This is a predicted structure of a 125-nucleotide RNA (SAM riboswitch aptamer (S box leader)) from a soil metagenome. The RNAcentral record of the sequence draws on MGnify. The model forms 87% of the base pairs in the Rfam consensus. Its Rfam family is "SAM riboswitch aptamer (S box leader)". Rfam links the family to the GO term regulation of gene expression. Model confidence (mean pLDDT): 75 of 100.
[in-house]
RNA sequence: CUUAUCGAGAAAGGUUGAGGGAUCAGGCCCUGUGAAACCUUAGCAACCCCCCCGGUUUAAUCCGGGGGCCAUGGUGCUACCUCCUGCCCGCUGCCGGAUUUACAGGCAAGUAUGGGAAAGAUGAG
Repeated sequence: CUUAUCGAGAAAGGUUGAGGGAUCAGGCCCUGUGAAACCUUAGCAACCCCCCCGGUUUAAUCCGGGGGCCAUGGUGCUACCUCCUGCCCGCUGCCGGAUUUACAGGCAAGUAUGGGAAAGAUGAG
């Protein structure tokens, strides 16, 4: 850089001793009944991996579905949606132009799992 996924799941012990939830801001939380980090053990999951079936192809590739994860697999993960919001759009609301409606414009309060982006994390390449 490309691509897939991100409301599910799964914790004890030891060392240590004050922070932590990526970053900035706001919020909300966790934390001396012990944060982060490191170590040990256990677990979760199924990205890679292994097996089977189907489609496609001359074939490889590729796509879809099901199963396994153990005996020796590679990673990852084990509070809170990636803890929430921030940017854009939609919707609701308000302001305001207009005689009313329709419809331009503005604000930024709300948004019930509304949609998307950005950023991030993890895997594979």